The RNA shown here (Bacterial RNase P class A) has 316 nucleotides and comes from Aestuariibaculum suncheonense. The coordinates come from a structure-prediction model, not an experiment, and the mean pLDDT is 76. The model forms 93% of the base pairs in the Rfam consensus. The sequence was found by an Rfam model in a public genome assembly.
């Protein structure tokens, strides 16, 4: 260099011009779920799967068993967790490393291609030896395994420990219409009110339907929950390590059918074509997108960075 193992980090800048969309502040008025300036915040490493573990919020809930499910070395760690770390043992690999479906087979059932007499109730093969009699004894031959308390529990199934259930569309509160609804008290066919766009007239309806006062459930729709939290970041201390403490600095989206985009220049990065060999065309610039909020897992991802290691057979 080259193969290669573990692992950390980044993941398009930029400017212009017109929008979205949170907050603050002013400004005008027709005073509002509105309109207009300015300031300012606006997707991610996975925001994705919805697997696992919790925070919250409502529901159940004396106390125990059944059933279902999930977990399985030993220690540590967290808020917890079936995650994460260390260490031990198996098994892979030349080697840094990398897998684990790592409790019990002397409770019971079950199941074992091929080979082989025989795969578990030994109906005991061949050859030799042996007894009164028996596979009672050895060797051989099949195969991982052949009587040995055999193998298998990513078979049932015991065991030992665990789990109540539904998720922010959870929940609390406000509250137009349905409503001429209900309730009370007055009014009312001598016509009250009501519709026909305001008023008058006119026409039409009309007594459960008018006025006053009160209770209600809560759909449209609104506010709260919602985002300063087991936060981020950068050093130091402990600890092998997951991790824990401490300092100091920092605030970073709150949309509701759902904003975070759209055009245009310029730049950077890869591929590739020319040929003047450093310049110019051209293509490309990945996965992917909040939706109550944390820790983990797991899954996609062009491209670039960049630590420590390892190499039997390799090149110089």
């Nucleotide at each position: 260099c080259a193969a290669g193992u573990a692992g950390a980090u980044c993941g398009c800048c930029u400017u212009a011009u017109c929008g979205c969309u949170g907050u603050u502040u002013c400004a005008a008025c027709u005073a509002g779920u509105g309109u207009g300036a300015a300031a300012u915040g606006g997707a991610g490493g996975a925001a994705a799967g919805u697997c696992c573990g919790a925070a919250c919020a409502c529901c159940g809930u004396a106390g125990u068993g059944c059933a279902a499910c999930a977990u399985a070395g030993u220690g540590g760690u967290u808020a917890a967790u079936g995650g994460c770390c260390a260490c031990c043992g198996a098994c892979c690999g030349a080697g840094a490393g990398g897998u684990c479906a790592g409790g019990a087979a002397a409770a019971g059932u079950g199941c074992a291609a091929c080979a082989g007499a025989a795969a578990g109730g030994a109906u005991g093969u061949a050859c030799a030896g042996g007894u009164a009699a028996u596979g009672c004894u050895g060797u051989a031959g099949u195969g991982a395994a052949a009587u040995c308390a055999g193998g298998u529990a990513a078979a049932c199934u015991c065991u030992a420990u665990g789990u109540g259930g539904u998720g922010c569309a959870a929940u609390g509160c406000c509250a137009u219409g349905u409503a001429u609804a209900c309730c009370a008290a007055c009014g009312c066919u001598u016509g009250a009110g009501g519709g026909c766009g305001g008023c008058a007239c006119g026409u039409u309806c009309g007594a459960u339907u008018g006025u006053u006062g009160g209770a209600g459930g809560g759909u449209a729709g609104g506010c709260a929950g919602c985002u300063a939290a087991a936060g981020u970041g950068u050093g130091c201390u402990g600890g092998u390590a997951a991790c824990a403490g401490u300092a100091c600095a920092c605030u970073c989206a709150g949309a509701u059918a759902a904003a975070u985009g759209a055009u245009a220049g310029g730049g950077g990065c890869u591929u590739u074509u020319a040929u003047u060999u450093a310049u110019a065309g051209a293509a490309g610039u990945a996965c992917a997108g909040a939706a109550u909020u944390c820790g983990g897992c797991u899954u996609a991802u062009a491209g670039a960075u960049u630590u420590a290691c390892u190499u039997a057979a390799g090149c110089a």